[in-house]
Context: one part of a larger RNA
RNA sequence: CGUUGUAAACUUGAGAGUGUUUGACCCUAGUACGAAAGGAUCGGGAUGAGCGAACCUCUGGUGUACCUGCUGUUUUUUCCAAAGGCAUAGCAGGGUAGCUAAGUUCGUAGAGGAUAAGCACUGAAAGCAUAUAAGUGCGAAGCCCUACUCAAGAUUAAGUUUACAUGAAAGCUUCGGCUUUCGAGAGAUCCGUUGAAGACUACGACGUUGAUAGGCUUCAAGUGUGAGUGCAGCAAUGUAUUUAGCUGAGAAGUACUAAUCGAUCAAAUGUGU
Repeated sequence: CGUUGUAAACUUGAGAGUGUUUGACCCUAGUACGAAAGGAUCGGGAUGAGCGAACCUCUGGUGUACCUGCUGUUUUUUCCAAAGGCAUAGCAGGGUAGCUAAGUUCGUAGAGGAUAAGCACUGAAAGCAUAUAAGUGCGAAGCCCUACUCAAGAUUAAGUUUACAUGAAAGCUUCGGCUUUCGAGAGAUCCGUUGAAGACUACGACGUUGAUAGGCUUCAAGUGUGAGUGCAGCAAUGUAUUUAGCUGAGAAGUACUAAUCGAUCAAAUGUGU
């Protein structure tokens, strides 16, 4: 831009794509078969491998500054103490959220239809025979459906529901209407707070009639018992206060802060030959 008034939701599915892999084991059954040795088809069950999807409860990984420990004839805050900086994140031990696999769950299924090779029925030409000439049936991991994903720009532009609109003025007129301007309006956008959404866009949530983000409180979770002070010891240090102190992303609550005020776009179709 189109889809022939303008919008908001929800659908249909023409069409396109993805996938549809496989082993050993158990039962049937030591049965059929076979002298024995050996040893099934068909059917059923359960468990793996491979591949794929989703997820983070569990097991782990990561987690660049969340906690702790440690080093330096280092450096800064006034000396001690306590802290900060630098040294690959200084090194080391752990680790929430998120992301993730080696982890978890699920799928790889299934009734049917038309068939291939093939197997048949009835049956003439050709008194027989013949699955074929007319006619009919069965038959595959393959094909069509079914499953999952996208999908009305499917220009044949679909459908359903709901919301909104059917004005005013001026000019022209063949009196049927036409042109221009103005205003209203469902809804949408801008703008702002933002997100398990994201390169940007887009998509989702919210904007005071508010929990959208930050802050704060409580909790979860991590680290592992802070500083100061007392006591013991000559001291290093230990111990009590203290399962403390600190804490990024997690959960709930709470308007304290910021989402203020606002701006813009947006339909007058009812026929034509």